[in-house]
Context: one part of a larger RNA
């Protein structure tokens, strides 16, 4: 160098863009440094392996073949390949009509509930609990009605609906703004798939400066359980959670399934879009997209099964006995927390 794996056993990077780089579509012309064939030259001997020979054998010595799979060099093949030139349109963009969305940002705006505060009415209990206490409350509380503020979320629609690459997005309205789909077959003519590195996005949580701060609520406090209760149940309650820049860069970041491109039985349902037939409610078919359930075939077995984990190819991350250890040292980002890369020794 070659073999194997990566849904759950060790293993898919959290997710895009993309550099270098690997790999690529039809048909054709002319070139050959890959590739193929043949010729020539080297490939020292020994050594190996065949096969003889000689020491009484045998290790050993020793003659002959072969073999050294390799290099150069020449002559030729032109299928694949690569290089360069023409053409082409099924990949892939663009152009034209349409279309569905909680896809992103930014201002505004709206109703329910909650809390607090004025006012009224009204009077003894109101909360809580398995049962209670803490707690509230005659200085009038829970209750109820009227008005005020204020902050956070958006009930019903709501739906294995939809969007988005992922993280994630749900109240109405405007402005800005990205992808996707479906018809067309009008244009460009392979421009395309992947992506070490790089760069950018990233839940919650925590962390910097400033506002907010109703509810909830780690910390803390009390009050009960209890042998004890640093807890689970309650009464309160700060951070925090909400807004703005800025940092962090992590997660069971999950479908525990990397992205592309072909093929490979069906049924059922459902979302968006188009034909056609009936115009009525519908029914047939085609794309794109989500689910269910199943043949083939894979799978240790569950199961997966055209949304593949099934047949194949191309690039790419990643594993390789647990435990030490995602630790230790350096190194690199990071305000810190910490992340990132990432062992050994010993032990089973």
């Nucleotide at each position: 160098c070659u073999g194997g794996g990566c849904g759950u056993a060790a293993a898919g990077g959290g997710c895009g863009c993309g550099u270098a780089g690997g790999c690529g579509g039809a048909c054709u012309g002319c070139a050959c440094a890959g590739u193929c064939a043949g010729g020539c030259g080297u490939g020292a001997a020994a050594u190996u392996c065949c096969u003889g020979g000689g020491c009484u054998u045998a290790a050993c010595c020793u003659g002959g073949g072969g073999a050294c799979u390799g290099c150069g060099u020449c002559u030729g093949a032109g299928a694949c390949g690569u290089g360069u030139g023409a053409u082409c349109u099924a990949g892939a963009g663009u152009g034209a009509g349409g279309a569905a969305g909680a896809g992103g940002g930014u201002c505004g705006u709206g109703g329910a509930a909650u809390u607090u505060c004025c006012a009224g009415u009204g009077u003894a209990g109101a909360g809580g609990u398995g049962a209670a206490a803490u707690u509230c409350g005659u200085a009038g509380a829970u209750a109820u009605u009227g008005g005020a503020a204020a902050g956070a979320a958006c009930a019903c629609c709501g739906g294995u609906g939809g969007c988005g690459a992922a993280g994630g997005c749900g109240g109405c309205g405007a402005c800005c703004u990205g992808g996707u789909c479906c018809u067309u077959u009008a244009c460009u003519g392979a421009c395309g798939c992947u992506g070490a590195g790089g760069c950018g996005c990233g839940a919650a949580a925590g962390c910097g400066u400033g506002g907010g701060g109703a509810g909830c609520a780690a910390a803390c406090a009390g009050g009960a359980u209890u042998a004890g209760a640093u807890a689970c149940c309650c009464u309160g309650g700060u951070a925090g959670u909400c807004c703005a820049c800025g940092c962090u860069g992590u997660a069971a970041a999950c479908g525990a399934u990397g992205a592309a491109u072909a093929c490979u039985a069906g049924a059922u349902g459902u979302u968006g879009g188009g034909u056609g037939c009936a115009u009525u409610a519908g029914c047939a078919c085609c794309c794109a997209g989500u689910g269910u359930c199943g043949c083939a075939g894979c799978u240790a077995a569950c199961g997966c099964a055209u949304u593949a984990a099934g047949u194949a190819u191309u690039c790419u991350a990643c594993c390789u006995g647990g435990g030490g250890a995602g630790u230790a040292c350096g190194a690199u980002c990071g305000c810190a927390a910490g992340g990132u890369u990432g062992a050994a020794a010993c032990u089973c």
Molecule: small-subunit ribosomal RNA, central domain
Organism: uncultured bacterium